[in-house]
This is a predicted structure of a 719-nucleotide part of an RNA (large-subunit ribosomal RNA, domain II) from a soil metagenome. It matches the Rfam family "Bacterial large subunit ribosomal RNA". Its family is annotated with ribosome and structural constituent of ribosome in the Gene Ontology.
Context: one part of a larger RNA
């Protein structure tokens, strides 16, 4: 650095773990503790293609038969000729395998002209690649189904046989004694012992509360609730999943319940998520269009590989001829907005006003003319630049094969950033676009650190020169040169505005030793209290005028003041003092405005230049450029020339494990394996040596494939 932590930075040392999805990951995204072993494009049939080989108008098959040798047409049906010219390679003015064009031929349509399709290389096998069907690269659902089974040891309800419920309290009915009553009956006392009654840390059941406890368990402790009842409980037994049971909570049916569990269908399906194993070389994308079932796919675009043909192609510039309606501009050229004014008009409208009314007048609105102020993405009488198309010329590329054509394999269909120009939005590290470059897929150097910025496109190695950027020390190179500015640590690769500044600089004007500016001392008067107004108005409430005189100078008065006077200053003048003063304009400088969290904070130290501006010279500085050497790829007979960043992806060449055939070998004078070390190779890897080990192993070639692991919350074991 908006940063507490990590990281950057500082300090002796070290330093963003890999993989993945992604526009973007060291990330505040997912996965991986470590080690060993296991672990993912396979098989059959099949489509298209490439390579190699056999035979060839045939090939294959035991055969049936398949493909090919004839096509055209909806069909009935009909049914193929080999001529001329050009011309690549090559030989050389012409010939010319292939090739191209035209004619001829077959057929369909048509009256015809004409147009479409067609006119002699296949087939079989192997290898590779690809298509389709199957589990189809591997792993992963929730689920669905079953004339398959297991469960009521938990729990729900039922049935059978049993068991349990301390203690205390309240005191129903009934009965009884006495009293009362004509009687029914009533009252009082006693007795009695009812109740989904009461109290209850009894047992037992339950599970309210707790920031309780730890051993973190549907546990413990304390506490709440029930505790003769629809009570609790033991054992036995019954009910079964398209079901049971249920004082219904969709509760319970063995820690499983909106449909148990096991097994099977089954490798269910997954356009979704994760994973997918050695090396090197060459090329190298896309996030766009259309349709859609819109996280996916198809076709096109962009890409790779192979083949064919053969001479042009066109990045840029110039020129010529066309196309166009943007920027701008304009609107008395439409269209639609949109100012004010003057004048006129009137069938009609509104308001106000006058009037009994008819109606009048004024204003507004409408409309016409003139003057005047303005606009438009969906206005245009106009109208660029750039652009687009075509022709020609130049440039560039191309016979070492461009452009073009054919065939086969893909990936991509989430994009993002800077700059310029637009739409939306107050704005955004916002959103929607166009153009171009970049990141994506791009290392290296600078910007402290860094994705996109500046420089520059990395085959390998050494040396030199530069780029951006720098040159006091950390830190390579100037304490370099010349001229200015700043005094604020401003600034030193940066967050700032309105508004302020007698900070500074530059320019310009003006006053000044005939004495400026400021200060100090003194004067600052008279007509007159100008006139009017007024209660008063005397320089100073207000109105009008603003003269004259004495002067060195002094206003019909700039401010304070009084009821009005008075009083105090000011302008103005003189003296004193003695050197610069006072305005205005501009600014690339500076200051205030300016507040953040562990600790100052330009990367740090520090710096008055080591800051800022203008100019100059030298140096440092990259994987750039130059030079030398080497490796590889493409092309070429060669000499040699050109090229070599790379994700998805394509193509090519190699290394290694296992097994078998053939060939050749090693080994008890010590095979494989293991440990260490050395050498070789661009790498995958290979080999020697020593020790251990104690019996198998290697090389060449061909073939076969359970053929390469660091990631899958991978599997098993160990730790």
């Nucleotide at each position: 650095a908006g940063c507490a932590g990590u990281g950057u930075c500082u300090u002796g040392u070290c330093a963003u773990u890999c993989u993945u999805c992604u526009u973007g990951a060291a990330g505040c995204a997912a996965g991986a503790g470590c080690c060993a072993g296991g672990g993912a494009g396979u098989g059959u049939a099949u489509u298209g293609g490439a390579g190699u080989g056999g035979c060839g108008a045939g090939c294959c098959g035991a055969a049936a038969g398949g493909c090919g040798c004839a096509g055209c047409g909806a069909a009935a049906g009909c049914g193929a000729g080999a001529g001329c010219a050009c011309g690549c390679a090559g030989u050389a003015u012409a010939c010319g395998a292939g090739g191209u064009g035209c004619a001829u031929g077959g057929u369909a349509u048509g009256a015809a002209a004409a147009u479409g399709c067609c006119u002699g290389a296949g087939u079989c096998a192997c290898u590779c690649u690809u298509u389709u069907a199957c589990g189809a690269c591997c792993c992963g659902a929730a689920g669905c189904c079953a004339u398959u089974g297991u469960g009521a040891a938990c729990u729900a309800c039922g049935c059978g046989u049993g068991a349990c419920u301390a203690g205390g309290g309240c005191g129903a009915a009934g009965c009884u004694a006495g009293a009362c009553u004509a009687a029914c009956g009533u009252c009082u006392g006693g007795u009695g012992g009812a109740g989904g009654c009461c109290c209850g840390c009894a047992a037992c059941c339950u599970a309210u509360u707790a920031u309780g406890g730890c051993a973190u368990g549907c546990c413990c402790u304390a506490u709440u609730g029930g505790g003769u009842g629809a009570g609790u409980u033991a054992c036995g037994u019954g009910u079964a999943g398209c079901g049971g049971c249920g004082a219904u909570a969709u509760a319970c049916c063995u820690a499983u319940c909106g449909a148990a569990c096991a097994u099977g269908g089954c490798a269910a399906u997954a356009g979704c998520g994760g994973g997918u194993c050695c090396c090197c070389u060459c090329u190298g994308a896309a996030g766009u269009a259309u349709c859609u079932u819109u996280a996916g796919g198809a076709u096109a675009g962009c890409u790779u590989u192979g083949g064919g043909u053969u001479a042009g192609c066109u990045u840029g510039c110039g020129u010529a001829u066309g196309c166009g309606g943007u920027a701008g501009a304009g609107c008395g050229a439409c269209c639609g907005a949109c100012u004010g004014g003057u004048g006129g008009g009137a069938a009609u409208u509104g308001u106000g006003u006058c009037g009994u009314a008819a109606g009048g007048c004024a204003c507004a609105g409408c409309u016409c003319a003139c003057c005047u102020a303005u606009c438009a993405a969906a206005c245009u009488c106009c109208g660029a630049a750039u652009g687009c198309a075509u022709g020609c010329g130049c440039u560039g590329c191309g016979u070492a094969g461009a452009u073009c054509c054919c065939a086969a394999g893909a990936g991509u269909c989430g994009g993002c950033g800077a700059u310029a120009c637009u739409g939306g939005g107050u704005a955004a590290g916002c959103u929607a676009g166009u153009a171009c470059c970049g990141c994506g897929a791009g290392a290296c150097u600078g910007c402290a650190a860094a994705g996109a910025u500046a420089g520059u496109g990395a085959a390998u190695a050494a040396g030199g020169u530069u780029a951006a950027g720098g040159u006091c020390c950390c830190c390579a190179a100037a304490u370099c040169c010349g001229g200015a500015u700043u005094g604020a640590g401003u600034g030193u690769u940066c967050u700032a505005a309105a508004a302020g500044u007698c900070g500074g600089g530059a320019g310009u004007a003006u006053c000044a030793u005939a004495g400026a500016c400021a200060g100090c001392u003194g004067g600052g008067a008279g007509g007159u209290a100008g006139g009017c107004u007024c209660a008063g108005a005397a320089g100073c409430a207000g109105c009008c005028a603003u003269c004259c005189u004495u002067u060195a100078a002094a206003a019909a008065a700039c401010g304070c003041g009084u009821a009005a006077u008075a009083g105090c200053g000011u302008a103005c003048c003189a003296g004193u003092u003695g050197a610069g003063g006072u305005g205005c304009u501009c600014c690339u400088c500076a200051c205030u405005g300016a507040a953040g969290a562990u600790a100052u904070a330009c990367g740090g130290g520090g710096c008055u230049a080591a800051a800022u501006c203008c100019g100059g010279u030298a140096c440092c500085g990259a994987u750039a450029c130059c030079c030398u050497a080497u490796c590889g790829u493409g092309c070429g007979c060669a000499a040699g020339c050109a090229c070599g960043g790379g994700u998805a992806a394509g193509a090519g060449g190699g290394c290694g494990c296992a097994u078998g055939g053939c060939g050749u070998g090693g080994c008890a004078a010590g095979a494989a394996g293991u440990a260490c070390c050395u050498u070789c190779g661009a790498a995958a890897g290979a080999a020697a040596g020593u020790a251990u080990g104690g019996a198998c192993c290697a090389c060449g070639u061909c073939a076969u494939a359970g053929a390469g692991a660091a990631u899958a919350u991978c599997c098993u074991g160990g730790u």